[in-house]
RNA sequence: ACCUUAUCAAGAGCGAUGGAGGGACUUGGCCCUAUGAUAUCCAGCAACCAGCAGAGGCAAGGUGCUACUUCCAACAGGAAACUGACAGAUGAGGU
Repeated sequence: ACCUUAUCAAGAGCGAUGGAGGGACUUGGCCCUAUGAUAUCCAGCAACCAGCAGAGGCAAGGUGCUACUUCCAACAGGAAACUGACAGAUGAGGU
């Protein structure tokens, strides 16, 4: 990098550093941000894997995550609500 598979409506910061962007990509929208964004550290949340226990559970070792439903729409169906697909994210396994 690609493939398979599970999940994606819950949860988690009034901290420190540092200073201008950010919410994956494109378009449109809606938002966050100097009452300091992204990021790093710390703190916290969480049971996918590993561990223990053996129905339920315990538990942060490996990951992961901590505005907004994956922020919303885009493609198909539907009057709409919504459903599905695509894309993406994360875990586990494989080539």
The prediction has a mean pLDDT of 85. This is a predicted structure of a 95-nucleotide RNA (SAM riboswitch aptamer (S box leader)) from Veillonella criceti. RNAcentral holds the sequence, with entries from Rfam.